About this RNA
The RNA shown here (transfer RNA) has 76 nucleotides and comes from a Campylobacterota bacterium. It was read from a public genome assembly. It matches the Rfam family "tRNA". The family's RNA type in Rfam is transfer RNA.
[in-house]
RNA sequence: GACCGCAUAACUCAGUUGGUAGAGUGUUUCUAUGACAUGGAAAAAGUCAGCAGUUCGAGUCUGCUUGUGGUCACCA
Numbered sequence: 001g002a003c004c005g006c007a008u009a010a011c012u013c014a015g016u017u018g019g020u021a022g023a024g025u026g027u028u029u030c031u032a033u034g035a036c037a038u039g040g041a042a043a044a045a046g047u048c049a050g051c052a053g054u055u056c057g058a059g060u061c062u063g064c065u066u067g068u069g070g071u072c073a074c075c076a
Stems, first nucleotide, its partner, number of pairs: 001072007010025004019056001027043005049065005
């Protein structure tokens, strides 16, 4: 440099035909216990990497950029 992937909650990851953004873990509160662990109930937490485009409507489609992983090429 070329090509192929990936980027969604603090972490690990889903998201079906483009139509209200989710799960587990963690965190907070309450409950249960003499207390701790475990358990039960509830809550908070999101620029869906960024900028544009298409569309009535974009996490999802298109282009570019950034970061990251892989393959190939090049240089030594």